[in-house]
RNA sequence: AAGACUAUAAUAAAUAAAUCUUAUUUAUACCCAGGAUAUGGCUGGGUGUUUCUACCUCACACCACAAACGUGAGACAAUAAGAAUUCAUUUUUUGUUG
Numbered sequence: 001a002a003g004a005c006u007a008u009a010a011u012a013a014a015u016a017a018a019u020c021u022u023a024u025u026u027a028u029a030c031c032c033a034g035g036a037u038a039u040g041g042c043u044g045g046g047u048g049u050u051u052c053u054a055c056c057u058c059a060c061a062c063c064a065c066a067a068a069c070g071u072g073a074g075a076c077a078a079u080a081a082g083a084a085u086u087c088a089u090u091u092u093u094u095g096u097u098g
Base pairs, nucleotide, nucleotide: 005098007096008095009094010093012091013090014089015088017086018085020082021081022080023079024078025077026054029047030046031045032044033043034042040063041062048055056074057073058072059071060070
């Protein structure tokens, strides 16, 4: 001096995970039985999905003692597509250290 290996930093690309957006499913819905009563308005089971899980919360209104809830706002989950970011891995190039 060259080469090889290792460590580290940067750059570029690819992959995976997570996140975000859009779409689909499901209507955070319906049915049955029981239960509460204006300080109340719930509990269990079932149906629903190329579908696992979930199927409630709050507010407003309404119901004068009865058996029925209504409206508004808010998602989560599954699947598909897309974009960029973060972390990690691999590869390429360059620099530096040993």